[in-house]
RNA sequence: UUCUUAUCCAGAGUGGCCGAGGGACCGGCCCGAUGACGCCACAACAACCACCCGCAUGCCAGCCAUGACGGGCAGGUGCUAAUUCCGGGCAGUUACGUGCUGCAAGAUAAGAG
Numbered sequence: 001u002u003c004u005u006a007u008c009c010a011g012a013g014u015g016g017c018c019g020a021g022g023g024a025c026c027g028g029c030c031c032g033a034u035g036a037c038g039c040c041a042c043a044a045c046a047a048c049c050a051c052c053c054g055c056a057u058g059c060c061a062g063c064c065a066u067g068a069c070g071g072g073c074a075g076g077u078g079c080u081a082a083u084u085c086c087g088g089g090c091a092g093u094u095a096c097g098u099g100c101u102g103c104a105a106g107a108u109a110a111g112a113g
Base pairs, nucleotide, nucleotide: 001113002112003111004110005109006108007107008106013042014041015040016039017038021031022030023029025088026087027086028085043080045078047077048076049075051072052071053070054069055067056066057065058064059062084105089103090102091101092100093099
């Protein structure tokens, strides 16, 4: 960096440093000297991977293998304002308020190239 799959209306902060912007972009609307954003330390949360237990199946009958799901855990990523903050792209629907729904796009994880 590309592809595939899954998830994204829930959840989660303290301290120190820095010092003016930040929420990907645009338009909104918000956050921010009562110090945002970012960095560090510890911690929390729990989407995926890992591990453990249950459950199911299989046979080489072993605390073995596989995996749709459930539970646990918090090791690896991740994440800790607002629905992915809302809309902006494409469709459908519409009482025409652009409202509602789906997809695309985006973010994250795992696998493969």
Model confidence (mean pLDDT): 83 of 100.
A computed fold for a 113-nucleotide RNA from a Chthonomonadaceae bacterium, annotated as SAM riboswitch aptamer (S box leader).
Of the family's consensus pairs, 97% are formed in the model.
The source organism's lineage runs through Bacteria, Bacillati, Chthonomonadia, Chthonomonadales and Chthonomonadaceae.